[in-house]
Context: one part of a larger RNA
Molecule: large-subunit ribosomal RNA, domain IV
Organism: marine sediment metagenome
RNA sequence: GUCGUGGCUAAGGAACUAGGCAAAAUAACCCCGUAACUUCGGGAGAAGGGGUCCCCACUUCGGUGGGGCGCAGAGAAAUGGCCCAGGCGACUGUUUAUCAAAAACACAUGGCUUUGCAAAAUUGAAAGAUGACGUAUAAGGCCUGACACCUGCCCGGUGCCGGAAGGUUAAGAGGGGAUGUUAUCCUUUUGGAGAAGCAUUGAAUUGAAGCCCCGGUAAACGGCGGCCGUAACUAUAACGGUCCUAAGGUAGCGAAAUUCCUUGUCGGGUAAGUUCCGACCUGCACGAAUGGUGUAACGAUCUGGGCACUGUCUCAGCCACGAGCUCG
Numbered sequence: 001g002u003c004g005u006g007g008c009u010a011a012g013g014a015a016c017u018a019g020g021c022a023a024a025a026u027a028a029c030c031c032c033g034u035a036a037c038u039u040c041g042g043g044a045g046a047a048g049g050g051g052u053c054c055c056c057a058c059u060u061c062g063g064u065g066g067g068g069c070g071c072a073g074a075g076a077a078a079u080g081g082c083c084c085a086g087g088c089g090a091c092u093g094u095u096u097a098u099c100a101a102a103a104a105c106a107c108a109u110g111g112c113u114u115u116g117c118a119a120a121a122u123u124g125a126a127a128g129a130u131g132a133c134g135u136a137u138a139a140g141g142c143c144u145g146a147c148a149c150c151u152g153c154c155c156g157g158u159g160c161c162g163g164a165a166g167g168u169u170a171a172g173a174g175g176g177g178a179u180g181u182u183a184u185c186c187u188u189u190u191g192g193a194g195a196a197g198c199a200u201u202g203a204a205u206u207g208a209a210g211c212c213c214c215g216g217u218a219a220a221c222g223g224c225g226g227c228c229g230u231a232a233c234u235a236u237a238a239c240g241g242u243c244c245u246a247a248g249g250u251a252g253c254g255a256a257a258u259u260c261c262u263u264g265u266c267g268g269g270u271a272a273g274u275u276c277c278g279a280c281c282u283g284c285a286c287g288a289a290u291g292g293u294g295u296a297a298c299g300a301u302c303u304g305g306g307c308a309c310u311g312u313c314u315c316a317g318c319c320a321c322g323a324g325c326u327c328g
Stems, first nucleotide, its partner, number of pairs: 002323008011314002015312001020309001028052005037042001039146001053068006069073001081307007088299002093105002110143006121130003147294004152224003157221002159217005166212003172206002177201005184193003225243005252286001253283001264280005
C1' cells in the first nucleotide's frame, strides 16, 4: 500500500447517485401546543416549543419556593426523523420454502346463476362418502371487490333458457316388389315358363332428441361507425345531407400503470426539470361489476418535492481492531 469492521473530521451540505443507497440526525418521560382533510372514529406522538441533576424548607405528596455544581443532569446503554403532493390497492391479512411481498391473491360488500332434498355439485367400478346429521336467511359455480355517487346503448354472432306448428333425421316397425331355388308344364335337340315353401334383398309409410325454426337473456361471452356541407372577419360547427350497422361509447375520466407522433401545448415548482403537480383534449389504442369516477384511514408499495441531518460527494485525511504477509 490492499480488504473488512468500527470511530473522528476544517469549510461546504446531496454538489454523490438510477435513486439520500449507506450513514448521520430524531429518540425515553412530563408540560404546553397541534393544520388541511375526514367515513367525526380519526388525522395525532401531527407539526412546533419547554423541562429532567444535587441540597434545604413547605406540601393537599401532584408539586411550589429558595440555594448549588458541571462542557454536558433521560449525564451510560436501549429508545420515532419529519412535512407536502400524486399513482395503485379500501383496510388487518396471504404469496413465488431457496433471486419477486407487490399494484398480484384473499377480504367484508354487491350481482348473476344452479339446487325442493334420495338436492345441485364433487368423488368412486360399485356399494358408498362429502355436501350435511345442513334445507333456499341453505349449499355449489362464476364475476366484482370497503364506503360515496353511479353502472348507458346493442340479442345480429356465440352461449344459455323457453317453445313447439313445419322441414331434416337413427335404430326399430313395415313390407309393395325384386332375385335365387324347383313340384310341374311347354319345347325338335338345345332350351324356356314356373305355384307353394325356403332363402336373399328391399320401396312407400311410420319413427325421439338434436339441428333448421320462433321468442327471451349482456353484473352471459362479447360489441358500442364513416364521408360531405353549413353561422354577417377568421376559426369552429349547435344544424343538415348521405352510406353502413345488432347498436354506433352515455355519465365520468383523459399525453393516464393506457398517448405512437411526444421532452404535445400552457401554467407551477428549479438559476436550469425527458421525471413530478395542475390544466387543455388532437382518447395512434379510456369508459361504466373484464366495473367507471371519487375517497378519510392504512402500506417494509411506487413517484415527485421540501426541512433537519450528515464523509454520499467536493476530496480526502487520521485512528483502533481483524485479515492479508512470515513461521507452524